[in-house]
RNA sequence: CAGAGUAGAGUGCCCUGCGUUAAGUGUCUGUCAGACGGGGAGUUGCUGACAGAACGAAAAGUGAUGCUUUUGCAUACUUGCGGUUCGGCGCUCGCAUCCCGCUG
Numbered sequence: 001c002a003g004a005g006u007a008g009a010g011u012g013c014c015c016u017g018c019g020u021u022a023a024g025u026g027u028c029u030g031u032c033a034g035a036c037g038g039g040g041a042g043u044u045g046c047u048g049a050c051a052g053a054a055c056g057a058a059a060a061g062u063g064a065u066g067c068u069u070u071u072g073c074a075u076a077c078u079u080g081c082g083g084u085u086c087g088g089c090g091c092u093c094g095c096a097u098c099c100c101g102c103u104g
Base pairs, nucleotide, nucleotide: 001104002103003102008093009092010091011090012089013088014087017084018082019081020080027053028052029051030050031049032048033047034046038100039099040098041097059079060078061077062076064075065074066073067072
């Protein structure tokens, strides 16, 4: 002088749940916590929890069972919908930064 390697992040597909009587997701503010290549330090960056605020989505069908005079209601099933949950696989990115170490 050059290089390798992590946690993790994003995204596509599959699976499995949840919601569709609107929770969840996403946005903003505050508090607290956590993680961040093999070792050490570590942010105004990242992630999570909690509290608050604004915003905000799509339902349709079947009729089996129960209730019901009917209408209808509850459960069940089917097809959708949701910046939806968990998990799996693939792809992309990948220590903020500093010191040391490793390879050439």